[in-house]
Model confidence (mean pLDDT): 81 of 100. The RNA shown here (transfer RNA) has 73 nucleotides and comes from Populus alba. The sequence is in RNAcentral, with records from ENA and Rfam. It matches the Rfam family "tRNA". By type it is a transfer RNA.

RNA sequence: GUCGGGAUAGCUCAGCAGGUAGAGCAGAGGACUGAAAAUCCUCGUGUCACCAGUUCAAAUCUGGUUCCUGACA
Repeated sequence: GUCGGGAUAGCUCAGCAGGUAGAGCAGAGGACUGAAAAUCCUCGUGUCACCAGUUCAAAUCUGGUUCCUGACA
C1' cells in the first nucleotide's frame, strides 16, 4: 500500500432483513451464620468509538475520521 474483521455496562461478549438495548462475571443491598465462606433473592440513568447523511424512527443502512486486529504485498 491492497483486501477483510472489530469498537455495545467495570470486564468478556450477544443483539444487524431499522421500532427505542441484554447475558455471564465483577460490584452493591438483603436472607442465612456466633462470625465468615458458599448458597439464595433483589438491583443497570450504557452520550452502542467519533462526525455527518437517509428515515416518522438508526447500535443496526450510507459516507468520512480515529483506534485495535488478520491476510497479502